[in-house]
């Protein structure tokens, strides 16, 4: 010094569910339904260990995935949003 890879920023596109009722001067609260694509949580094979048995295998026990599942959070007007596609004087981080 250049090239990668992950995140961060920056721009684009981005689904789904009340124009609900109640309070309130606004922000808003609260109730009732009602979504899953922030976040969290569950979960299978299949690996590890451990017992049983002469092998097969059985049994427990950890590990561990999702756009599947739960709806705790969050959300159902603006908002935000998983994921994708560009950027860069190249900003941190990793071989």
């Nucleotide at each position: 010094c250049g090239g990668g890879u992950c995140g961060a920023c920056u721009c684009u596109g981005g689904a789904g569910a009340g124009c609900g009722g109640u309070c309130a001067u606004g922000a808003g609260a609260c109730c009732c339904a009602c979504c899953g694509a922030c976040g969290g949580g569950g979960c299978a094979g299949g690996g590890g260990c451990c017992g049983g048995u002469a092998a097969g295998c059985c049994g427990g026990u950890u590990u561990c995935a999702a756009a599947c599942u739960c709806u705790c959070a969050g959300g159902u007007u603006u908002u935000g949003g998983a994921c994708a596609g560009a950027g860069g004087g190249g900003c941190g981080g990793c071989g």
A computed fold for a 95-nucleotide RNA from endosymbiont of Tevnia jerichonana (vent Tica), annotated as Glycine riboswitch aptamer.
The model forms 85% of the base pairs in the Rfam consensus.
The same sequence occurs in records of 2 taxa.
Its Rfam family is "Glycine riboswitch aptamer". For this family Rfam cites "A glycine-dependent riboswitch that uses cooperative binding to control gene expression" (Mandal et al., Science, 2004).
The RNAcentral record of the sequence draws on Rfam and Ribocentre.
The prediction has a mean pLDDT of 78.
The organism belongs to endosymbiont of Tevnia jerichonana, within Bacteria.